The RNA shown here (transfer RNA) has 77 nucleotides and comes from a Bacteroidota bacterium.
Its Rfam family is "tRNA". Rfam classes the family as a transfer RNA.
The sequence was found in a public genome assembly.
Its mean pLDDT, the model's own confidence on a scale to 100, is 81.
RNA sequence: GGCGCUGUAGCUUAACUGGAUAGAGCACCUGACUACGGAUCAGGAGGUUCGGGGUUCGAAUCCCUGCAGCGUCACCA
Repeated sequence: GGCGCUGUAGCUUAACUGGAUAGAGCACCUGACUACGGAUCAGGAGGUUCGGGGUUCGAAUCCCUGCAGCGUCACCA
């Protein structure tokens, strides 16, 4: 450098054929429980869906482009 895959909450991820408030687990916070803590239970907060542009009534999803990571091939004589 070519090609392919991936990018969603702090972490791991779901989201059907594009269809509406983007959901869950862990972690975090508050409360209950407990002598205290853990575990458990209840509740809560946390998201520019990698950036930019486009298509569409509507985009996490489709198209273009860039960035990052991974894989592979080539280069490295």